Two RNAs folded together computationally: RNase P RNA and transfer RNA, 462 nucleotides in total.

RNA sequence: AGACAAGAUGAUCGCCGCCCGCCUUUGCGAAAGCAUCUGCGGGGGGAGGAAAGUCCGGGCUCCACAGGGCGUGGUGCUGGAUAACGUCCAGCGGGGGUGACUCCAGGGAUAGUGCCACAGAGAGAAGUCCGCCCGCCGAAGCCUCGGCAAAGGCGGGUAAGGGUGAAAGGGUGAGGUAAGAGCUCACCAGGUCCGGCGGUGACGCCGGAUGCUAGGUAAACCCCACCAGGAGCAAGGCCUAAUAGGGAGGCGUACAAGGACUGCCCGUCCGCGCUUCCGGGUUGGCUGCUUGAGGCCGUCGGUAACGGCGGCCCUAGAGGAAUGGUCAUCGCCCGUUCAGCCGGGUAACCGGCAGCGGGAACAGAACCCGGCUUAUGGUCUUCUU
RNA sequence: CGGGGCGUAGCUCAGCCUGGUAGAGCAUCUGCUUUGGGAGCAGAGGGUCGGAGGUUCGAAUCCUCUCGCCCCGACCA
Numbered sequence: 001a002g003a004c005a006a007g008a009u010g011a012u013c014g015c016c017g018c019c020c021g022c023c024u025u026u027g028c029g030a031a032a033g034c035a036u037c038u039g040c041g042g043g044g045g046g047a048g049g050a051a052a053g054u055c056c057g058g059g060c061u062c063c064a065c066a067g068g069g070c071g072u073g074g075u076g077c078u079g080g081a082u083a084a085c086g087u088c089c090a091g092c093g094g095g096g097g098u099g100a101c102u103c104c105a106g107g108g109a110u111a112g113u114g115c116c117a118c119a120g121a122g123a124g125a126a127g128u129c130c131g132c133c134c135g136c137c138g139a140a141g142c143c144u145c146g147g148c149a150a151a152g153g154c155g156g157g158u159a160a161g162g163g164u165g166a167a168a169g170g171g172u173g174a175g176g177u178a179a180g181a182g183c184u185c186a187c188c189a190g191g192u193c194c195g196g197c198g199g200u201g202a203c204g205c206c207g208g209a210u211g212c213u214a215g216g217u218a219a220a221c222c223c224c225a226c227c228a229g230g231a232g233c234a235a236g237g238c239c240u241a242a243u244a245g246g247g248a249g250g251c252g253u254a255c256a257a258g259g260a261c262u263g264c265c266c267g268u269c270c271g272c273g274c275u276u277c278c279g280g281g282u283u284g285g286c287u288g289c290u291u292g293a294g295g296c297c298g299u300c301g302g303u304a305a306c307g308g309c310g311g312c313c314c315u316a317g318a319g320g321a322a323u324g325g326u327c328a329u330c331g332c333c334c335g336u337u338c339a340g341c342c343g344g345g346u347a348a349c350c351g352g353c354a355g356c357g358g359g360a361a362c363a364g365a366a367c368c369c370g371g372c373u374u375a376u377g378g379u380c381u382u383c384u385u
Numbered sequence: 386c387g388g389g390g391c392g393u394a395g396c397u398c399a400g401c402c403u404g405g406u407a408g409a410g411c412a413u414c415u416g417c418u419u420u421g422g423g424a425g426c427a428g429a430g431g432g433u434c435g436g437a438g439g440u441u442c443g444a445a446u447c448c449u450c451u452c453g454c455c456c457c458g459a460c461c462a
Base pairs, nucleotide, nucleotide: 001381002380003379004378007330008329009328010327011326012325013324015046016045018043019042020041021040022039026035027034028033048362052373053372055371056370057369058368059367060232061231062230063229067266068265069264070263072228073227074226075225076224077091078090079089080088081087092106093104094103095102096101107223108222112221113220114217115216116215129162130161131158132157133156134155135154136153137152141148142147170188171187172186173185174184175183189213190212191210192209193208194207195206196205197204198203236287237286238285239284246278247277248276249275250274251273258270259269260268261267280461281460282459294313295312296311297310298309299308300307301306332359333358334357335356336355340353341352342351343350344349386458387457388456389455390454391453392452395411396410397409398408405442413429414428415427416426417425435451436450437449438448439447
C1' cells in the first nucleotide's frame, strides 16, 4: 500500500421480499378472465467497508428560475482527472526524518483599517530606563599652589552594551567617531528591479544593479481571482376514504395592499382575497424504487488519477423496518501446565503436538451515486528502509 | 429518514460576534445577630469552559474532527 472480514461445513428451527402451482374469500364482468384475502407446496434471493457522522459534491423532483444592484457563503501554489467537488493524480515550494517516506487552510501584510494583553522608556516607518559621550553649572577632594577635579543637577548626542517581552527593525569583522550608527567597506543571509537560459506552468539556475533590510496577525475586517438560487423522496405524481370545507385574530379591497421571483432592494408579473392560530377528518393504496457517472476480466492510450474498446454478470428494495437462533465437527489467535508424546541440548531449558482456560472487533441498508472523516479484533499478499 | 439548536461552578444562565485575569443569582461553608431556629449582615471556597487536534505570542471565544442532549417536519379540507 492492497485484499478479506462475527471463520468453514453439515443438521435443525425460524424472519422479509420476488416468481410458479393448488385450494379458498371478495369485487368487476354476460362469459372468458382480471384484481384481491387466507393457507399449503416448490424455486430463487436477502447489509457494509464503513450501511455511521451528515462534512463536501452531483443525479432526481418541486418551487411560475425575465433582468439589474447590494449583500451572504465557500474555495485559494501549478498542471491534469472527473458529472461535480473542499476529492483524486502528477509536480513546485516549505517543514520533519539517517532513510524508505511523510506533513502543509500553500493567493495578497510596500491597497487600506484594526489588534499585539501583562511587562517594558518604547509594540511601528517607534523609543533614552540604565549605560556611553559632549557642553554648562557645581564643588567634596588632590596638589609641585600654576592647576586637576569625583558625586549631583540641567541641556544635548547616541540604538553599540544591559534590561522588558512571543516579538525591539539583518549578522560577523574592520574603518570611522566625542561616543556611536549600513555612516562607509569586506564577507554572509534575505528582498526588490533588470537581463539570459530551462520548464505548458508553479518555479529553478546563472549574471548584473541597488545599503533596500518596511515585525507578526488575513482559521481579524478586507483586497484579488473563481464558484454558488432555495428546499429536499416526509421531494413529487395518480387513485381513494372521511370531516364542521367550522371558529377567532391580523392586513387589505383599486394608482393601494398582499403574494411570487426563495437573503435584501430596485424593477417586473399575478391580481381579490391573503395570512396566522385553534378546531375537524384519514392514519389507505399505487408510483417515485432501484440497471446504475454499475461491477469483474482482457486489451489499448496515459508516469498516474482516469479514459476508449471488447466479453461476461446483475445480486435487498419494506411499511418503523427482515437478513437470525441452537447443536455437532474442523480451523484461527492468546495464555498456562506437576505430570503425557516428539525433536534439539551434557544440563538448566527451548520448540512443536496434546490437555485446560479464554478470545474473534466496529457496527445494521430506508431515493441513488462519487468522496472525505471517524470507529474497528484478526488473517493474508506485495514493495521498501 | 431529513432539518435546526445547545453543552461554562452543585442548579439556572451571562461572557463568544470584535481572542488578553472566567462572572452573576440560587445553593454550600464560616463568623455576627437570636434563648434556639429562620430571615438579615459580613466573608470564603468551588471551573481540565463536553473531548481531541490546529491557527496564534496567547483560545471559553476562530477553524476542523468527535461525544452527548434537546426541538421541528405526514396528508386532506

The coordinates come from a structure-prediction model, not an experiment, and the mean pLDDT is 75. Rfam match: Bacterial RNase P class A. Rfam classes the family as a ribozyme.